Model confidence (mean pLDDT): 78 of 100. A computed fold for a 96-nucleotide RNA from a Spirochaetales bacterium, annotated as TPP riboswitch aptamer (THI element). Its Rfam family is "TPP riboswitch aptamer (THI element)". Rfam describes the family as follows. Vitamin B(1) in its active form thiamin pyrophosphate (TPP) is an essential coenzyme that is synthesised by coupling of pyrimidine and thiazole moieties in bacteria. The organism belongs to Spirochaetales, within Bacteria. It was read from a public genome assembly, where an Rfam model found it. The model forms 95% of the base pairs in the Rfam consensus.
RNA sequence: UCUCAUGUCCUGGGGUGGUCUUGUCAAGACCUGAGAUUAUACCCGUUGAACCUGAUGCGGAUAAUACCGACGAAGGGAGAGACAGGAGACAUAUCA
Numbered sequence: 001u002c003u004c005a006u007g008u009c010c011u012g013g014g015g016u017g018g019u020c021u022u023g024u025c026a027a028g029a030c031c032u033g034a035g036a037u038u039a040u041a042c043c044c045g046u047u048g049a050a051c052c053u054g055a056u057g058c059g060g061a062u063a064a065u066a067c068c069g070a071c072g073a074a075g076g077g078a079g080a081g082a083c084a085g086g087a088g089a090c091a092u093a094u095c096a
Stems, first nucleotide, its partner, number of pairs: 001089004006084004010079001011045004017031005051076003058069003
């Protein structure tokens, strides 16, 4: 000097289903998950599968579901951010 993981701060983006109690509202319980509508939140920001479209789609499961998978070397999608310590590489100088 450069690169990379990580962390902090600021800032921005996103989602919040299914079943039952019940005839309705509210509330509660259960299922999956980081998160199921304010969560002291959680996740993600171009190295972009956080999330959206395709999709009231397709295959497999389930009590049911955006539950799992493909679709996906498809299309979109929010930082040209700052700082910190650490690791590695390169160069220069000095000494032996």